[in-house]
Context: one part of a larger RNA
RNA sequence: CUCUAGUUAAGGAACUCGGCAAUCUACUCCCGUAACUUCGGAAGAAGGGAGGCCCCGAUGUCUAACUCUGUACAAGAGAAGGACGGCGCGGGGUUGCAAAGAAAUGGGUCUCGUGACUGUUUAACAAAAACACAGGACUCUGCUGAAAUCACAAGAUGAUGUAUAGGGUCUGAUGCCUGCCCGGUGCUGGAAGGUCAAGGGGAGAUGUCAUGGAGGGUAACCUCUAGAAGCAUCGAACUUAAGCCCCAGUAAACGGCGGCCGUAACUAUAACGGUCCUAAGGUAGCGAAAUUCCUUGUCGGGUAAGUUCCGACCUGCACGAAUGGCAUAACAAAGAGACCGCUGUCUCAACUAGAGGCUCG
Numbered sequence: 001c002u003c004u005a006g007u008u009a010a011g012g013a014a015c016u017c018g019g020c021a022a023u024c025u026a027c028u029c030c031c032g033u034a035a036c037u038u039c040g041g042a043a044g045a046a047g048g049g050a051g052g053c054c055c056c057g058a059u060g061u062c063u064a065a066c067u068c069u070g071u072a073c074a075a076g077a078g079a080a081g082g083a084c085g086g087c088g089c090g091g092g093g094u095u096g097c098a099a100a101g102a103a104a105u106g107g108g109u110c111u112c113g114u115g116a117c118u119g120u121u122u123a124a125c126a127a128a129a130a131c132a133c134a135g136g137a138c139u140c141u142g143c144u145g146a147a148a149u150c151a152c153a154a155g156a157u158g159a160u161g162u163a164u165a166g167g168g169u170c171u172g173a174u175g176c177c178u179g180c181c182c183g184g185u186g187c188u189g190g191a192a193g194g195u196c197a198a199g200g201g202g203a204g205a206u207g208u209c210a211u212g213g214a215g216g217g218u219a220a221c222c223u224c225u226a227g228a229a230g231c232a233u234c235g236a237a238c239u240u241a242a243g244c245c246c247c248a249g250u251a252a253a254c255g256g257c258g259g260c261c262g263u264a265a266c267u268a269u270a271a272c273g274g275u276c277c278u279a280a281g282g283u284a285g286c287g288a289a290a291u292u293c294c295u296u297g298u299c300g301g302g303u304a305a306g307u308u309c310c311g312a313c314c315u316g317c318a319c320g321a322a323u324g325g326c327a328u329a330a331c332a333a334a335g336a337g338a339c340c341g342c343u344g345u346c347u348c349a350a351c352u353a354g355a356g357g358c359u360c361g
Stems, first nucleotide, its partner, number of pairs: 001356008010347002014345001019342001027051005036041001038173001052094006059086001060084004066078004095099001107340006114332002119131002135171007148157003174327004179257003184254002186250005193245003199239002204234005211226006258276005285319001286316001297313005
């Protein structure tokens, strides 16, 4: 010097991102216990008191000399004393610094954000506000093979179930609610018209070619031309499903939810008016918020002093209604702020014990 324990004058969070760490508290009984509340809780709320040992008394069960009433047998009433019981009660006394004498064994309160809750999770850096959840909603599925899923198939799960059932998606207790938009994308329904594949169809066209014709040549043969059938190749009209176009519905489907200008008898502001655009222009509620850039916004509270915190305001860069909105008792090894108690966290360090290191030997 480092580590592990322990103690500390005065102060008591001045430490620090932050009371991190370490104290304090702690057991049993008695008294007492607020807001709020889903009436269950909150609550061990908070805050007080008692506790060792000895003596006495009371008390419970059993027993019982004896006394009294009596119809003097029976029966009943009372009772000195004796035995046993309790991890209890009341009173008094007594010792120590200290009696839950050791060990083990909650610090508490207030406010707010988030998530209702118990639960689950990144085995080995994250336990959370993430996941799940009961509850809510939409949607698919009518059963010989449901829908959905695994599989090439057979087969299997669903289910020895049958719409109060099963699958998928979203939301996430409860309370009050959940506004407007179907133009785009998706889904569902529709079938008049348009488009449209293979297939069907076969107007026609082409190749080849028997043969015919014309020309040249003595001839063999050459050149040009027409061309049936067959065999091939190409092929128009016409016909033809779903889909798409089209027409509707649907947002607890994916999603979206404006701009400019003017106006009131101080000023300011604009209930009001005009205009442009849109499918429709954000309703209720909330709001500098886990969302606010400017920003340490402004005002109020708390402090001597507060970029955090709480309450308001609304100018919402860029909240907003099951991608749920706003409240909410209870709950949280979770997040933010404040207070009481308490302390070596600190002012500011010291000492003790043990272990290691270092020096000497």
Background:
The part of an RNA shown here (large-subunit ribosomal RNA, domain IV) has 361 nucleotides and comes from an Elusimicrobiota bacterium. Rfam family: Bacterial large subunit ribosomal RNA. The organism belongs to Elusimicrobiota, within Bacteria.